[in-house]
Context: one part of a larger RNA
RNA sequence: CGGUGGUUAAGGAACUCUGCAAAAUGGCCCCGUAAGUUCGCGAUAAGGGGUGCCCCUGGUGGUGCAAGCUGCUGGGGGCCACAGUAAAUCGGCUCCUUCGACUGUUUAUCAAAAACACAGGUCUCUGCUAACACGUAAGUGGACGUAUAGAGACUGACGCCUGCCCGGUGCCGGUAGGUUAAGGAAGUGGGUUAGCCUUCGGGUGAAGCUCCCGACCGAAGCCCCGGUAAACGGCGGCCGUAACUAUGACGGUCCUAAGGUAGCGAAGUUCCUUGUCGGGUAAGUUCCGACCUGCAUGAAAGGCGUAACGACAGGAGCACUGUCUCAACCACCGACCCG
Repeated sequence: CGGUGGUUAAGGAACUCUGCAAAAUGGCCCCGUAAGUUCGCGAUAAGGGGUGCCCCUGGUGGUGCAAGCUGCUGGGGGCCACAGUAAAUCGGCUCCUUCGACUGUUUAUCAAAAACACAGGUCUCUGCUAACACGUAAGUGGACGUAUAGAGACUGACGCCUGCCCGGUGCCGGUAGGUUAAGGAAGUGGGUUAGCCUUCGGGUGAAGCUCCCGACCGAAGCCCCGGUAAACGGCGGCCGUAACUAUGACGGUCCUAAGGUAGCGAAGUUCCUUGUCGGGUAAGUUCCGACCUGCAUGAAAGGCGUAACGACAGGAGCACUGUCUCAACCACCGACCCG
């Protein structure tokens, strides 16, 4: 000097990112327990008191014929200590808020969470040789199931709810018209040549064979016509206006498929921003309650609430403390010295 353990005057979080760590609390019995609430809970809420040993005395069990032995429990009196759950084991508590309903699950080896899952909700597909999945196939799973079943997707208890837009994209339905492949094909043309003609150079040229072109016929799809948002997604601007001012219920105008409803809101979302006001503090960039000017909230990528729950996250208080003011000492183990 370090590690582990222990004690500490006065103060008591002034420490610090943070009460991290430590301290405190603690078992059992009795009393007593609030808001809130889904009436289960919250709850060991909180907050108090008791606890050892000896003597006397009562009640009531088990067993036994009884004596007795052995449990449970009440009353009275007394003794000792600083201390009687004397060691060990053995909750600190309360209040406000975010998120997630909950018990669960997870990054074996830096993350346990607000992430995943979850009951519940919704949509879509699937009539059975099901859809879907694996496999080249045979075949298998689904399922020895059958729409109260199975698969896919989103949401995520519960409560109150879930607005407007189908123009784009997707999906579903429709089929008159347009477009349209392979294939078929009337027909035209080219090559070849028996024949015919010839100025002997060549010209013309049926059938067959062959090469191209090709009117026309030809499905789905696409175009087109509808539907569909708990499908992918989207949900405006400018100007004016009320008998102070301010504001703008109201009006005008442009654009759009439609212009954000209910809620919530400086939010885990707010840039400006430590917004403004209120609360808490002597003092509060955090916190709680409001306001709404929402840079850039918003309704199953769900919206807003919510009792209970949480080794989650932020804030406050009580208790308690060597976290600190500010350090000291003790024990052991190292380091260090000698061998």
The prediction has a mean pLDDT of 89. Large-subunit ribosomal RNA, domain IV from Mariniblastus sp., 339 nucleotides, folded computationally. The RNAcentral record of the full RNA draws on ENA.